[in-house]
Description: Small-subunit ribosomal RNA from an uncultured organism, 1385 nucleotides, folded computationally. Its Rfam family is "Bacterial small subunit ribosomal RNA". The coordinates come from a structure-prediction model, not an experiment, and the mean pLDDT is 82. The RNAcentral record of the sequence draws on ENA and SILVA.
RNA sequence: GCGUAACACAUGCAAGUCGAACGAGAACCGGGGAGCUUGCUCCCCGGGGACAGUGGCGAACGGGUGAGUAACACGUGAGUAAUCUGCCCUCGAGCGGGGGAUAACUCCGCGAAAGCGGAGCUAAUACCGCAUGAAACUUUGGAGCAUAAGCUUUCAAAGUCAAAGCUUUCGGGUGCUUGAGGAUGAGCUCGCGGCCUAUUAGCUUGUUGGUAGGGUAACGGCCUACCAAGGCAACGAUGGGUAGCCGGCCUGAGAGGGUGUUCGGUCACACUGGGACUGCGACACGGCCCAGACUCCUACGGGAGGCAGCAGUGGGGAAUUUUGCGCAAUGGGCGAAAGCCUGACGCAGCGACGCCGCGUGGAGGAUGAAGGUUUUCGGAUUGUAAACUCCUGUCAGAGGUGAAGAAAGCCCUUAUGGGUCUGACGGUAACCUCAGAGGAAGCCCCGGCUAACUACGUGCCAGCAGCCGCGGUAAUACGAACCGGACGAACGUUAUUCGGAAUCACUGGGCUUAAAGGGUGCGUAGGCGGCGCGGCAAGUCGGGUGUGAAAGCCCUCAGCUCAACUGAGGAAUUGCGCCUGAAACUGCUGUGCUAGAGGGAGGCAGAGGUGAGCGGAACUUGCGGUGGAGCGGUGAAAUGCGUUGAUAUCGCGAGGAACACCAGUAGCGAAAGCGGCUCACUGGGCCUCUUCUGACGCUGAGGCACGAAAGCUAGGGGAGCGAACGGGAUUAGAUACCCCGGUAGUCCUAGCCGUAAACUCUGAGCACUGGGUUGGAGGCUCCUCCAUAGGCUUCCAGCCGUAGCGAAAGUGUUAAGUGCUCCGCCUGGGGAGUAUGGUCGCAAGGCUGAAACUCAAAGGAAUUGACGGGGGCUCACACAAGCGGUGGAGGAUGUGGCUUAAUUCGAGGCUACGCGAAGAACCUUAUCCUGGAUUUGACAUGCACGGAUUAACUCUGUGAAAGCAGAGCCACGCCCUUUGGGUGGAACGUGCACAGGUGCUGCAUGGCUGUCGUCAGCUCGUGUCGUGAGAUGUCGGGUUAAGUCCCUUAACGAGCGAAACCCUUGUCGCUAGUUGCCAGCAUUCAGUUGGGGACUCUAGCGAGACCGCCGGUGUUAAACCGGAGGAAGGUGGGGAGACGUCAAGUCCUCAUGGCCUUUAUGUCCAGGGCUGCACACGUCCUACAAUGGUGCAUACAAAGGGAAGCAAACUCGCGAGAGCAAGCAAAUCCCAAAAAGUGCGCCUCAGUUCGGAUUGCAGGCUGCAACCCGCCUGCAUGAAGCCGGAAUCGCUAGUAAUCGCGGGUCAGCAUACCGCGGUGAAUGUGUUCCUGAGCAUUGUACACACCGCCCGUCAAGCCACGAAAGUGGGGGGCCGCCGAAGUCG
Repeated sequence: GCGUAACACAUGCAAGUCGAACGAGAACCGGGGAGCUUGCUCCCCGGGGACAGUGGCGAACGGGUGAGUAACACGUGAGUAAUCUGCCCUCGAGCGGGGGAUAACUCCGCGAAAGCGGAGCUAAUACCGCAUGAAACUUUGGAGCAUAAGCUUUCAAAGUCAAAGCUUUCGGGUGCUUGAGGAUGAGCUCGCGGCCUAUUAGCUUGUUGGUAGGGUAACGGCCUACCAAGGCAACGAUGGGUAGCCGGCCUGAGAGGGUGUUCGGUCACACUGGGACUGCGACACGGCCCAGACUCCUACGGGAGGCAGCAGUGGGGAAUUUUGCGCAAUGGGCGAAAGCCUGACGCAGCGACGCCGCGUGGAGGAUGAAGGUUUUCGGAUUGUAAACUCCUGUCAGAGGUGAAGAAAGCCCUUAUGGGUCUGACGGUAACCUCAGAGGAAGCCCCGGCUAACUACGUGCCAGCAGCCGCGGUAAUACGAACCGGACGAACGUUAUUCGGAAUCACUGGGCUUAAAGGGUGCGUAGGCGGCGCGGCAAGUCGGGUGUGAAAGCCCUCAGCUCAACUGAGGAAUUGCGCCUGAAACUGCUGUGCUAGAGGGAGGCAGAGGUGAGCGGAACUUGCGGUGGAGCGGUGAAAUGCGUUGAUAUCGCGAGGAACACCAGUAGCGAAAGCGGCUCACUGGGCCUCUUCUGACGCUGAGGCACGAAAGCUAGGGGAGCGAACGGGAUUAGAUACCCCGGUAGUCCUAGCCGUAAACUCUGAGCACUGGGUUGGAGGCUCCUCCAUAGGCUUCCAGCCGUAGCGAAAGUGUUAAGUGCUCCGCCUGGGGAGUAUGGUCGCAAGGCUGAAACUCAAAGGAAUUGACGGGGGCUCACACAAGCGGUGGAGGAUGUGGCUUAAUUCGAGGCUACGCGAAGAACCUUAUCCUGGAUUUGACAUGCACGGAUUAACUCUGUGAAAGCAGAGCCACGCCCUUUGGGUGGAACGUGCACAGGUGCUGCAUGGCUGUCGUCAGCUCGUGUCGUGAGAUGUCGGGUUAAGUCCCUUAACGAGCGAAACCCUUGUCGCUAGUUGCCAGCAUUCAGUUGGGGACUCUAGCGAGACCGCCGGUGUUAAACCGGAGGAAGGUGGGGAGACGUCAAGUCCUCAUGGCCUUUAUGUCCAGGGCUGCACACGUCCUACAAUGGUGCAUACAAAGGGAAGCAAACUCGCGAGAGCAAGCAAAUCCCAAAAAGUGCGCCUCAGUUCGGAUUGCAGGCUGCAACCCGCCUGCAUGAAGCCGGAAUCGCUAGUAAUCGCGGGUCAGCAUACCGCGGUGAAUGUGUUCCUGAGCAUUGUACACACCGCCCGUCAAGCCACGAAAGUGGGGGGCCGCCGAAGUCG
């Protein structure tokens, strides 16, 4: 221990008792008698007392439930002089004498029953008169007290009202009547206190009061009649919703918040509604009457019932127990008592529902067993855990012993004792004995919060999740395993409450920009309010006292073995009442004051308001003149206007609106707002004087008034402008921006609307708190008078700033500082200022103003970046200026695509595409394809076994080869050595470990590389500033190629970059001269030789360049400009790449984690493919020609390479080349001829003597092999192409352009790549634009960072919430009609 259905209930029990109030009296027993069928019936007497009845008391307690109730229901504190109270206690008085009935019972009748009626008999502590009558009550009078009704009285009189007996041991006991008092219980009244809602603002007719009466125990509109018209309400009436209230309980530091189960107090209810009766007490849970619903019985005529008592049943529900035992104890009713009754209660049963206690073992035990898990393969861990040894004995089990809870009462005695009965729980608690570790552990978690990690499986799946978030192939987050962590007979989840949450803020919050100041003023209620003195004591404070029930919480002690639990005592109960004291403060009251506020007098400034009048410029328009082709408009145009004369210009007239200059972060006003001039009326402010009043003040819910623009109504007016609308443009479109027109409107009068970024996004008032400066309106004053400047002072309007405040930005005497007073407003974003209701409005719409649902944010300020069709400064072949190209042609090469058996793979804007590949015929070459073969393997290591042959080598067969099959042939070291045996390593075979993989993942990685970019940046230490991110330094002024340097400076220094160092090249010097060189000498075909070191050159060391010198500029700087000198002049020309970015590239260089594969994705081989061709793109070559082509002749390099090499010369060949062969490992020999150039011819503008593609034939070379698929040569052929659309690339000087030479790769193959030199320009001296970059700045809703972010619509499906013709049910308010029982009359 029914939180839900106050839903319905079968059955049993839950309130009776008294014979000592009364009459009658069955069964049965005893005695007597009668009848007689001698064992039966009847009668009488005595005993006996059942059932029922009269009467008394009880049944109003106890027990249950929380429907109703927002109320004097509850809590607390008062009142009752407005009351009652059975039984109980104390005290007083009394109890006399009569009477008539009635139930029971008997008889009769009705009815199915329930029950009812009639006649007759009878008793009482039942009922009724009479007597007595103190007190009481009523009435009258007196006296006293008091003045609100009144109260008191020991005073007097009148009237009215009582009773019952029973029992006895004869002492009495008990009961009854009437009073007084007490106790207990109850009724009524009042102050204060505790829910939500104003989208409920008005409610009320017995209503509010009075008089009279009735009624009640009692006051009272409680009721009635009459009279009056009141009463309640913003301090929330009335209405609606919800709810029993409290002690307490949960939570919280507290204040609070939530709650009202058990226990206790109280209220209300008892099938629903109404009603009275009886009674001390009820409008009565197990009483009555009526009505209703439901259930049951019935003979259909009528009846019966009320578990929200204890059990129990159905139903509802996520969910809540036994139809138990006993009156032994406690308590209650009756009784004199015994006793009876008691589902109150005491116990037991069920439920881990809660709290508490206990066990499931203890000690030893290392080979650290097995098994599990993991592993770096060594181990580690589970783990002293187990096994094993020695113990213990709770609980459960078995046997035995076995309570306390019990004393009253009763009886007997006698004044003190004695005796006796009674245990539901229960054979329970407890105790003794026995055996035996034996029978007894789970649940959640292990990403962070939060204690506790590994391996496997899975692969954005399956799943987890309290929040953040995990899972897309290495998941401590899923699943399961091992280990571990927490708790433990429990553990976790869900729901709910408080806390954290200062996140509704009383304690204890806010409103410039985060949500939040009302658009502004006047003012009602309310709140708050200056100085002095006196009084009162409501608030306030102190003391005392009453109350604040018990239980609970807290403290101490005590009882169950401990605890939970229980008992006793104490404390607390912060509240309320009363008494008393204080008088500072608030309040009230009296009396003063002048500093607040207001009035008076004298001045001042002003677009303050209202009305009327006047003015000029401009504009448009009408008329007229001049004039004659355009005007107008735009980025450019067009629509439009104009020869019917526009635009332009002049004159005259008309009209409406607005007021240039002055004009100013100037002025005025409450705000909205106000601008030509004059007049009239009028509001406010400021200054001076300090004359008057004497707190008259501040704020202000509601209320009232004002309130830009637009809009609305009516009537005017209408020049210009101009929503809508028309047209022209722009555009993809253009319902826009631009242009041409143009209606409402804009203006006036009268009225409405009531809103704005109505903003200072900052309510009003008062006081206080450093300064500086500017403007406006006044006053005072100094130097001698005047005036100015200056100084002082009041008010208004600005700027800058101290302290302080602030999240910061900022603010800062005009506060956002420090305080006080009052008002308004806020409480995450969206939904939404929407819906609905109300209200205002002519309407448009305004004011008030939600919820469902949804999201995990929305937002503020600042920081660092990035970005901008933002601005500033600067740079770069970035553009411009120029030269030459690409894009067109043919070809080469790479890529895409297509094709294919295969066309292996990678690279993809710049930064892939003559890239990996510094060179694919085979090889290379790969999971490329087809086919063939092989399986410890092509390669490495280890182990075991075999056997002494094999292997190697030679040969044969087969085959395309690889391979397979077979034959021949020997060995080697060591030991014992009987020349046979043993053994070992290499190798072989077999087997096991393993090898192998250019298989996957570059998004698991290392390393390497590209790019931004040789751009000038990127950082650090210390210090300083900032709450912090961060800033400063690194910014600023100059300057530089440069964060290069200088100056300034809260920074001072430093590092990585830049620069420098280094290499190379340019000049000179020194040294050294071979293979290089040769001026002079000799010699020669030839620097060939002798010789020489001068020169060139070589290669070593030095010098030189540093803004060093001069002038100018600049800040006396850094530096820049110019000049001199110099081979070279301002880094002279070239290499190396900061922090980082792109998940950039590469697993196919290499390395490497994981995964996959193992007679294959390994390995070997043959052939093919990588070369495939409608097409597209990139990069190049050659050209299109005369600055050319071609023939002949002729000149000048540099840098390289060479032994499986370079190869001269010579011979042959038209040639490629071949043959032979000298020299050279090279400053010596060779490749090797440089070419453009120069000279002399030819060609004469043509598809050509340009161009060379393509093709045929014939050759050469390399190579095993040129079919697919090499290069070269000769002859022949002679395509496209006549300078290239949009677009696009490179280059600033020895550069572009152009010319050739060499090298690597390589058997061969170069238009590619890497180098070398020859000839050798043009243009620019600028930064508007395009691209990229750097610096500081600005905006940002971006941070995956603009290739960002983000808005609207939408298929299908799903979710939530609405509307809807209708339909069903429920609730509330008001009015009316009928009307039961009942009370009163």